[in-house]
Molecule: RNase P RNA; transfer RNA
Organism: uncultured Solirhodobacter sp.
RNA sequence: GAUGGCCGGGUGACCGCGGGUGCCGCAAGGUGCGCGAGGAAAGUCCGGACUCCAUGAGGCGACGGUGCCGGGUAACGCCCGGCCGGGGCAACCCGAGGGAAAGCGCCACAGAGAAGAGACCGCCGCUGUUUCGGCAGCGGCAAGGGUGAAACGGUGGGGUAAGAGCCCACCGCGGGACUGGCAACAGGACCGGCAUGGCAAGCCCCACCGGGAGCAACGCCGAAUAGGGGCCCCGCGCGGGCCGACCCGCAAGGGCGGCAUCGCAGGGAGGCUUCAGCCCGGGGGCCCGGGUUGGCGGCUGGAGCCUGUCAGCAAUGGCAGGCCUAGAGGAAUGGUCAUCGAGGGGGGCGGCGACGCCCCCUGAACAAAAUCCGGCUUACAGGCCAUC
RNA sequence: CGGGGCGUAGCGCAGCCUGGUAGCGCGACGGUUUUGGGUACCGUAGGCCGUAGGUUCGAAUCCUAUCGCCCCGACCA
Numbered sequence: 001g002a003u004g005g006c007c008g009g010g011u012g013a014c015c016g017c018g019g020g021u022g023c024c025g026c027a028a029g030g031u032g033c034g035c036g037a038g039g040a041a042a043g044u045c046c047g048g049a050c051u052c053c054a055u056g057a058g059g060c061g062a063c064g065g066u067g068c069c070g071g072g073u074a075a076c077g078c079c080c081g082g083c084c085g086g087g088g089c090a091a092c093c094c095g096a097g098g099g100a101a102a103g104c105g106c107c108a109c110a111g112a113g114a115a116g117a118g119a120c121c122g123c124c125g126c127u128g129u130u131u132c133g134g135c136a137g138c139g140g141c142a143a144g145g146g147u148g149a150a151a152c153g154g155u156g157g158g159g160u161a162a163g164a165g166c167c168c169a170c171c172g173c174g175g176g177a178c179u180g181g182c183a184a185c186a187g188g189a190c191c192g193g194c195a196u197g198g199c200a201a202g203c204c205c206c207a208c209c210g211g212g213a214g215c216a217a218c219g220c221c222g223a224a225u226a227g228g229g230g231c232c233c234c235g236c237g238c239g240g241g242c243c244g245a246c247c248c249g250c251a252a253g254g255g256c257g258g259c260a261u262c263g264c265a266g267g268g269a270g271g272c273u274u275c276a277g278c279c280c281g282g283g284g285g286c287c288c289g290g291g292u293u294g295g296c297g298g299c300u301g302g303a304g305c306c307u308g309u310c311a312g313c314a315a316u317g318g319c320a321g322g323c324c325u326a327g328a329g330g331a332a333u334g335g336u337c338a339u340c341g342a343g344g345g346g347g348g349c350g351g352c353g354a355c356g357c358c359c360c361c362u363g364a365a366c367a368a369a370a371u372c373c374g375g376c377u378u379a380c381a382g383g384c385c386a387u388c
Numbered sequence: 389c390g391g392g393g394c395g396u397a398g399c400g401c402a403g404c405c406u407g408g409u410a411g412c413g414c415g416a417c418g419g420u421u422u423u424g425g426g427u428a429c430c431g432u433a434g435g436c437c438g439u440a441g442g443u444u445c446g447a448a449u450c451c452u453a454u455c456g457c458c459c460c461g462a463c464c465a
Stems, first nucleotide, its partner, number of pairs: 001388007009340007017036002020033005038366001042377002045375005050214004063210005068082005083097001084095004098205002103203002105199003120145002122141008153171006172194001173192003178187003218297004228288007238281005243257002246255003290464003304323008343362008389461007398414004408445001416432005438454005
């Protein structure tokens, strides 16, 4: 110097806070015991679990996202291993890393010319003219100069009037038998004189993935009111009850009902189509106005943590044993004192110096759960360990 | 806690989708008009587009991260 991992103040006393639990008490409460933030709890950037809504399976189009290959995972835009490209002396690091010969679009200014382009200076030949310096006209050319972010292969040689892949060698580029690899890809006989500028974090193409909303989801109980008004939707497919030979469940019960099943057609994003057992009641959405600011569940035992072992390069997975580790809900996890204290600052002494000893002062970063997990990103004083 | 939007001159906004010159109104400053002020007219200055990084020849605009501000969402009937 690089990489990976871990910690991120300790102990004691007193006072206090939120849950749990035992005892006392009719109750209010009292008292004992035990538990009580993070590596990011953060940003809300991805992926899920869960709940409700929508939905016949499946498929198409739209929209959004992902993008080398293989593996891991519940899943991912995450992780691991590899390939390729770039950086570094090196350990190692970085990469939004498919397609620009499918199409469209853009490439300002400058410049002759910005995509099958082009001649300003320049080079060369012929003709004319000349004050022998050149100049004009007609042709050939693109080596050199110049412009630009970018100029239609590069370097060297041959060739030529001058030049040019015009020809040759090497490099680059394109195709490519064959070889290695699961693959990305690597090597590559041979062929092609070069055709293919850049931008896809512009439209787009290709492959793959994705229904919407979110615990203020949602379910139950209770209190209160003007149980009000306006607009819109619907074939009253909405709500309730009954019934049923169907489905799930041990049951309670739930779902479904066009024969509950299967197939076909149709339609093309919240769109279309097929499609009706009986009874009762019309039902639903948005806005304005009104009322309440209560309780319970969801709510924390889980893709959980630790140890060992096995498989694997690894991510990770299997097995065995052990453990229980916040659950509040406008929000507790705190404060004071003492002491230790990594580290920082100052002074003195010794020493050539690195440094050692003594004294004094200071005394810990970023930040804090709010349904729960897996990641990513961002913030972080200081310290420790391992490998290279 | 969850969802959405906005940062451009002193103030209010456009430009962003489709990249190349940053503009409009009010305000400020100077001048003319007026005895003076207002009004009206003419002119001038003032911005590195919240910050940082990336894509590109080139970024206010496209992408990513970050900072700040604003709005909405409880239940009953």